[in-house]
Parts: sequence; C1' cells; structure tokens
RNA sequence: UUCUUAUUAAGAGAGGUGGAGGGACUGGCCCUUGGAAACCUCGGCAACGGAUUGAUUUCAAUACCGUGCUAAAUCCUGCAGGCUGCUUUUGGCAGACUGAAAAAUGGGAA
Repeated sequence: UUCUUAUUAAGAGAGGUGGAGGGACUGGCCCUUGGAAACCUCGGCAACGGAUUGAUUUCAAUACCGUGCUAAAUCCUGCAGGCUGCUUUUGGCAGACUGAAAAAUGGGAA
C1' cells in the first nucleotide's frame, strides 16, 4: 500500500514550544491571536489485539503490554429507498427514518 473483518449517537485535559490555520474530501456549519496545525511532558478515557486471573461453551475482570482516542452523532451532508407533509400535482420541495458509499480505528492476510 491492497484485500478482508468488527466497531463508530458513550467516554476523556492540562502545561510548554510554536505562530495561522483546523474540523479527511464536497456543500454547509463550527473551532481558532482569550492562540489553529505540528512537536514535547505529564494525565485521563476506552477495552480492538496480546497477557494474567476467575469461571469453563459462551463469558467476566484487571489495565501489565501493543495500538487508539482525549469540541460538536464519523458535527451535518453527498448515493438510493419507501414513509409523512406542503405544493403550481405525468412532477417539485421539505422532514425524519432505513440501507449503502466514503472516512477513521483495531485484528487477520498478501
């Protein structure tokens, strides 16, 4: 990097360096000089994999190790479906819902 698989409406911040961007992308809408991104230090959340313990079919616990995360539902949205409402009714617009796509993270494989 590619394929595959599980999860994604919960949860969790401070300091220092830095100096204008950031929230993947589109369109929105937000965050940000009362300091963005990035880097460093110390915390925290969580329980995907390993480990340990207890049960033993499953499962549960710990948080030791490997990740990950620490604004807003993956912030909303994109493609499609039926449903509801409005309407100038062979259609159009809006809303919530459902299923995909895309993305992120863990595991497995090449």
Predicted 3D model of a 110-nucleotide RNA (SAM riboswitch aptamer (S box leader)) from Alteribacter aurantiacus DSM 18675. The model forms 97% of the base pairs in the Rfam consensus. The source organism's lineage runs through Bacteria, Bacillota, Bacilli, Alteribacter and Alteribacter aurantiacus. The sequence was found by an Rfam model in a public genome assembly. Its Rfam family is "SAM riboswitch aptamer (S box leader)". Rfam describes the family as follows. The SAM riboswitch is found upstream of a number of genes which code for proteins involved in methionine or cysteine biosynthesis in Gram-positive bacteria. Its mean pLDDT, the model's own confidence on a scale to 100, is 87.